[in-house]
RNA sequence: GCUGGUGUAGCACAGUUGGUAGUGCCGCUGAUUUGUAAUCAGCAGGUCGGGGGUUCGAAUCCGUCCACCAGCU
Numbered sequence: 001g002c003u004g005g006u007g008u009a010g011c012a013c014a015g016u017u018g019g020u021a022g023u024g025c026c027g028c029u030g031a032u033u034u035g036u037a038a039u040c041a042g043c044a045g046g047u048c049g050g051g052g053g054u055u056c057g058a059a060u061c062c063g064u065c066c067a068c069c070a071g072c073u
Base pairs, nucleotide, nucleotide: 001072002071003070004069005068006067007066010025011024012023013022019056027043028042029041030040031039049065050064052062053061
């Protein structure tokens, strides 16, 4: 330099015929317990890597940039 892939909550990841983002762990509150752990219930936490384009509508489609990974040279 070329090609491909990945980027979504503090962490690990889902979410593709475009229609308002979810699971587990962690955290907080409550119940249970003499207390802790475990268990159960609830809550909080996201401008979906950045800017742009298409569209009535974009995590999703297009393009560009950035970061990381792999392959080729």

The prediction has a mean pLDDT of 81. Predicted 3D model of a 73-nucleotide RNA (transfer RNA) from an Oscillospiraceae bacterium. It matches the Rfam family "tRNA". The family's RNA type in Rfam is transfer RNA.